[in-house]
Formats: sequence, C1' cells, structure tokens
RNA sequence: GCCCCCAUAGCUUAAUGGAUAAAGUGCCUGUCUUCGGAACAGGUGAUGUGGGUUCGAUUCCUGCUGGGGGCACCA
Repeated sequence: GCCCCCAUAGCUUAAUGGAUAAAGUGCCUGUCUUCGGAACAGGUGAUGUGGGUUCGAUUCCUGCUGGGGGCACCA
C1' cells in the first nucleotide's frame, strides 16, 4: 500500500427495512435474613462518527475513526 471481517447498555449477545431496540449478567433499591449471600420484586443503562438512499435505517450505500485477520513491498 491492497483485500476481507467487526463496531448495539459496564460486560456477553439478540433484533437481516417498520411501531415503545430485547435478554442474560453487572449496578441500585426493596422483601426475606441476626448480618451477608442466595431467592423474589422493582429500577438503571446502548445502536462508534459524518453524509446518502427510503414514507421509514441497528439493518442498505459511502467517507472517517477504532479493533481483528490475510497478501504484497522492505534487493
């Protein structure tokens, strides 16, 4: 330098054009308990960024950023 893949709650993953973006775990509160844990109930929190297509974008196209992999150069 070229090519491919990935980017969603603190973490791990869903949602493959449609309505309030779902769950597990974590964290907070409560119940329970002598206390803690476990269990149960409630709460909390996310689409990397800029454009484009579309009535509608997490999803499709594209620039950038970051991460992973391959190839080439390094005579």